[in-house]
Context: one part of a larger RNA
RNA sequence: GCCAACGAGUCGCCUGUUCCGGUUUUGCUUAAGCUCUUCUGGAGUGAAAGCUUAGGGGAACCGAGUACUAAAUGUGCGUCUUCUCUUUUGAGAAUGAUCGGUGCAGGCGGACCCGAAACCAAGCGAUCUUGCCAUGGCCAGGGUGAACCCCGUAGAAAUACGGGAGGAGGCCCGAACCUUUAAGUCGUGCAAUACUUUAGGAUGAGCUGUGGUAAGCAGUGAAAAGCUAAUCGAGCUUGGUAAUAGCUGGUUCUCUCCGAAAUAGCUUUAGGGCUAGCGUCCUUGCAAGGCUUCCGGGGGUAGAGCGACUGGAUUGAAUUUCGCGGGAUUUAUCCCAGAUCUUCCAACCAAACUCCGAAUACCGGAAGUAAAUCAAGGGCAGUCAGACUGUGGGGGAUAAGCUCCAUGGUCAAAAGGGAAACAGCCCAGACCCCAAGAUAAGGCCCCUAAAUCCGGAUUAAGUGUAAGUAAGGAAGUGGAUUUCCUCUGAUAGUCAGGAGGUUAGCUUAGAAGCAGCUAUCCUUUAAAAAGUGCGUAACAGCUUACUGAUUAAGGGAGUCCGCACCGUAAAUUUCCGGGACUAAAUCCGGUGCCGAAGCUGGGGAUGCUGUUUGAGAAAUCUUACAGCGUGGUAGGAGAGCGUUCCUCGUUCGUUGAAGCGGAAUCCGUGAGGAUCCGUGGAGAGCGGGGAAGUGAGAAUGUUGGC
Numbered sequence: 001g002c003c004a005a006c007g008a009g010u011c012g013c014c015u016g017u018u019c020c021g022g023u024u025u026u027g028c029u030u031a032a033g034c035u036c037u038u039c040u041g042g043a044g045u046g047a048a049a050g051c052u053u054a055g056g057g058g059a060a061c062c063g064a065g066u067a068c069u070a071a072a073u074g075u076g077c078g079u080c081u082u083c084u085c086u087u088u089u090g091a092g093a094a095u096g097a098u099c100g101g102u103g104c105a106g107g108c109g110g111a112c113c114c115g116a117a118a119c120c121a122a123g124c125g126a127u128c129u130u131g132c133c134a135u136g137g138c139c140a141g142g143g144u145g146a147a148c149c150c151c152g153u154a155g156a157a158a159u160a161c162g163g164g165a166g167g168a169g170g171c172c173c174g175a176a177c178c179u180u181u182a183a184g185u186c187g188u189g190c191a192a193u194a195c196u197u198u199a200g201g202a203u204g205a206g207c208u209g210u211g212g213u214a215a216g217c218a219g220u221g222a223a224a225a226g227c228u229a230a231u232c233g234a235g236c237u238u239g240g241u242a243a244u245a246g247c248u249g250g251u252u253c254u255c256u257c258c259g260a261a262a263u264a265g266c267u268u269u270a271g272g273g274c275u276a277g278c279g280u281c282c283u284u285g286c287a288a289g290g291c292u293u294c295c296g297g298g299g300g301u302a303g304a305g306c307g308a309c310u311g312g313a314u315u316g317a318a319u320u321u322c323g324c325g326g327g328a329u330u331u332a333u334c335c336c337a338g339a340u341c342u343u344c345c346a347a348c349c350a351a352a353c354u355c356c357g358a359a360u361a362c363c364g365g366a367a368g369u370a371a372a373u374c375a376a377g378g379g380c381a382g383u384c385a386g387a388c389u390g391u392g393g394g395g396g397a398u399a400a401g402c403u404c405c406a407u408g409g410u411c412a413a414a415a416g417g418g419a420a421a422c423a424g425c426c427c428a429g430a431c432c433c434c435a436a437g438a439u440a441a442g443g444c445c446c447c448u449a450a451a452u453c454c455g456g457a458u459u460a461a462g463u464g465u466a467a468g469u470a471a472g473g474a475a476g477u478g479g480a481u482u483u484c485c486u487c488u489g490a491u492a493g494u495c496a497g498g499a500g501g502u503u504a505g506c507u508u509a510g511a512a513g514c515a516g517c518u519a520u521c522c523u524u525u526a527a528a529a530a531g532u533g534c535g536u537a538a539c540a541g542c543u544u545a546c547u548g549a550u551u552a553a554g555g556g557a558g559u560c561c562g563c564a565c566c567g568u569a570a571a572u573u574u575c576c577g578g579g580a581c582u583a584a585a586u587c588c589g590g591u592g593c594c595g596a597a598g599c600u601g602g603g604g605a606u607g608c609u610g611u612u613u614g615a616g617a618a619a620u621c622u623u624a625c626a627g628c629g630u631g632g633u634a635g636g637a638g639a640g641c642g643u644u645c646c647u648c649g650u651u652c653g654u655u656g657a658a659g660c661g662g663a664a665u666c667c668g669u670g671a672g673g674a675u676c677c678g679u680g681g682a683g684a685g686c687g688g689g690g691a692a693g694u695g696a697g698a699a700u701g702u703u704g705g706c
Base pairs, nucleotide, nucleotide: 001706002705003704004703005702006701011109012108013107014106015105016104017103019101020100021099022098023097024096027051028050029049033045034044035043036042037041055062056061065077066076067075068074081094082093083092084091085090112250113249115247119240120239121238122237123236124235130214131213132212133211134210135209136208137207138206139204141173142172143171144169149164150163151162152161153160154159177201178200179199182197183196184195185194216232218228219227220226253640254639255638256637257636258635263276264275265274266273267272277383278382279380280379281378282377283376284375285374290369291368292367293366294365295364296363297362303356304354305353310350311349312348314346316344317343318342321339322338325336326335327334328333386411387410388409389408390407391406392405393404394403395402416427417426418425431604432603433602434601436600437599442594443593444592445579446578447577451591453590454589455588456587457586458585464581465580472566473565476563477562478561479560480559481558482557483556484555485554493550494549495548496547497546499523500522501521504518505517506516529544533542534541605630606629607628608627609626610625611624614621615620641695643692644691645690646689647688648687649686650685651684652683659679660678661677662676664675665674666673667672
């Protein structure tokens, strides 16, 4: 991992309530006990008691009233069973009462199942390890050479020096032994801590054998919360015990009808609850509900406006008061910058401004419309983490797949088609079947269903064919428009000229059109600058402006719009989904076609509503037709299938029961059922009723097998 088996809302008591049943004007019911019996059972008896028949008050208490009060003409809570038939006694029904059953819910219990870490009690452990006690054992070899002592020399001596002898030390080197520093190996290991190399101690606070001793809020500890039997910030075993778990996981057959929420308030509350909101079922009311049009309302949002307020903010002019700064000055003062007051002109801004003021929305009324809801009461829920997207806003940076509101949509709980792929976008809401049709969004060269369709433009950048970027730059190119020059010859080209005073003056080593400063005249001319750009050390040289000739018909400068270009940088692969495309790109217009589980057509199933056939006293069941429906998580409601056992009835079976195997046949919407073949070898089914240890794929589920 797979297979098989097992595996989770149960039971008891109490309470409330739904529905059903019994009794009910002599209201309902028995409990213990007792008697009988076919004895885990049943029948009878037994109103003690409970509920009901009266309420109000905290109570005393009073009572169809009572409480409040001094008192209520006040206030609260209460106070009458109803209908039908019958001459009447009475009968029936509904409601109510009570008892039982049933479903649901709640409470107390393990309370749907599995799951803690923990807490407490009683015991068991010091054969591991820590400390201590008792008694034993062990430490190759080598080195160093303390004290005491002896001899010699010197000395009066203390003593010093030299030699010898001696053998101290938590001394040195290094095996055994103890330890485990570093690295490697190993890491389903040789091993739940090892191996190899390396390393520390190695006469000591040394190592070690045996025996003993100290323990669980306790021991022991050269202290690391270390160790106390592979367990330690409180051991292990059993018990309390099914501890508790607002937490995680799991929770088993089918079909049908409806179908949410992720919000508000409160909460030691925020991932939990309670009430409301939203769902479902029942009952009642019966048309209250929705939509469209019209009519009647209130408003202060969007917008707009402000000489209509409150505030903000700007320009110009004039004015008031200053003017320490600047200038002038006759020292009286004047002018200017600047500040300030008021007025005027012009143009503005505001969530907490408004002289104004919509669209929507909301409230009410009328008509119309559609198979259609709505409200109240009651039973049962789930929901309280929402997500994206459009619109209006707050926060943020007019950032976020950001966050918080409001208002729509979708997802959640929605499949189908489109967007290459893609919960939240676009189209559209799947009851089932079909070799059917017409469409939506989106598409129609090939992958790939349908136009290599038609008409008119643009783009040359593979721009583009998905989305998406700027300021700025540019004789890209198309369109529109304004203006200037132009056969009295424009613009470009070609040929020619482009001169003289003069090397202007200054500066400078030099400065001659052309380093720099100043000035920028005059002359000859068709024209020619005291010079446009190269260039020289400075000159020279080339060139331009300007002019003539030649040629010949357009040329120049703006503005606006369309499509392109640069600006434009990212990490596996150039890339529109791909191929590829010059349209198969972009813009404008047109005609076809394709395209979905939507719509239509045909057949079938089913829910509800209405009509209808038959049965029936009715409830109800049934037949046919029509209309409207049939996506669905949490969840509500309904109808069924299957398993085991009990009971009553009835069948099958050695001429073969159950069980097991079989892409076999048939029936049912389905859970399932029937038959047949094989195997098997003794029990099994069906109909009515009843009771549950009643359905597995998931729980790191449990056990077994492979």